[in-house]
Molecule: RNase P RNA; transfer RNA
Organism: Desulfuromonadaceae bacterium UBA2294
RNA sequence: GAAGAAGGCCAGGUGAUCGCCGCCCGUCACUUGCUGAUGGGGGGAGGAAAGUCCGGGCUCCACAGGGCAGGAUGGUCCCUAACGGGGACCGGGGGCGACCCCAGGGAAAGUGCCACAGAGAGAAGACCGCCCGCCAGGUGCGGGUCAGGGUGAAAGGGUGAGGUAAGAGCUCACCAGGUCCGGCGGUGACGUCGGAUGCUCGGUAAACCCCAUCCGGAGCAAGGCCUAAUAGAGGAGCGUUUGAGGACGGCCCGUCCGAGGCUCCCGGGUUGGCCGCUUGAGACCGUCGGCAACGGCGGCCCUAGAGGAAUGAUCAUCGCCCGGUCGCAGGCAACUGCGGCGGGGAACAGAACCCGGCUUACGGCCUUCUUCAGCC
RNA sequence: GGCCCCGUAGCUCAGCUGGAUAGAGCAACCGCCUCCUAAGCGGUAGGCCAUGAGUUCGAAUCUCGUCGGGGCCG
Repeated sequence: GAAGAAGGCCAGGUGAUCGCCGCCCGUCACUUGCUGAUGGGGGGAGGAAAGUCCGGGCUCCACAGGGCAGGAUGGUCCCUAACGGGGACCGGGGGCGACCCCAGGGAAAGUGCCACAGAGAGAAGACCGCCCGCCAGGUGCGGGUCAGGGUGAAAGGGUGAGGUAAGAGCUCACCAGGUCCGGCGGUGACGUCGGAUGCUCGGUAAACCCCAUCCGGAGCAAGGCCUAAUAGAGGAGCGUUUGAGGACGGCCCGUCCGAGGCUCCCGGGUUGGCCGCUUGAGACCGUCGGCAACGGCGGCCCUAGAGGAAUGAUCAUCGCCCGGUCGCAGGCAACUGCGGCGGGGAACAGAACCCGGCUUACGGCCUUCUUCAGCC
Repeated sequence: GGCCCCGUAGCUCAGCUGGAUAGAGCAACCGCCUCCUAAGCGGUAGGCCAUGAGUUCGAAUCUCGUCGGGGCCG
């Protein structure tokens, strides 16, 4: 210098002028209201506020019941309020490497599928070949054979020997794998060692399915309080203990409530205020425990809460980045650093009850590491 | 706030229980017919199946993530 890998940080600062949205303290006015005008003070988006993909808090409904159905997850141990998130490790795979990726339970429970090609696609199979027999002696018929050829993504372990008419785990030795048993190490996934068994059993579960674990429903328009207005003698259906309907959700059971009531249509009124609401599984610093995720303790800080909803614009200056040009310094050189002048650029994006994640969008800077090349 | 569906040729759609060189109608272009045009007949071209990954021997089809569009309920 080129190509990469992992991780971290920032998201411009200050001042002036003009505005926007809440809060607090005054002054004036009246129609005394969270009223209007006006003055002052203080506050005002993010790392993703986004997608709404997961999980939780909170609230209400039986504080949440049983079963079926349905959905989700899937190596182990740990973290956590919880998770489909995270950390460490195990196993497999990729890369020369730094390092990265894995929906990573079960195919030896069952069912299905495996196009084309091929004889045969799963307890299979005889097309060529090999071997045996028969005859009418051939491009024949019958049988044996999976060692060889051929097809395919995939053809029922591999090498050698024995054996045989020819062959074959048919038998044996070694190697590879599986299953079962045991020892050792590890919390565990698993690793390693030894023994038995010829067991060699294809792939696919992001096909059905089986196993294990988890999941009640709705969502701040939850929910609570206060006001204001108004018209139900309207229509249809269901039902009153043989139970409509509701809590209750796709279904069943069960529990509770339940009768001038329930559902739908038609008609009428309102289009207000307050709470919930931001102090929280909170941020930062230190220390201790832990490999880490994270947790304990101590200190310190308060940081938008509004309604379809504000957080902006201009100028100056400083800082950052990128070219151009000039000068100085270093160097053999490529080039690098500093300073001056003049120019350009600054992304993605916008809180709506609140958190923890994941994913996606996006500008710049820094650190560490790897491989290759050049020079000293 | 809570859900669902779709994306395939210029347009409208099939195919989506995996096995293709992805089809059909209209449109486009060329030819035949006609005095000419339309209609009709014959032929041709046109597709990264929205996009990025994964599963599989094999993906338009299955799974996940994005992007875009549409719809429903309160």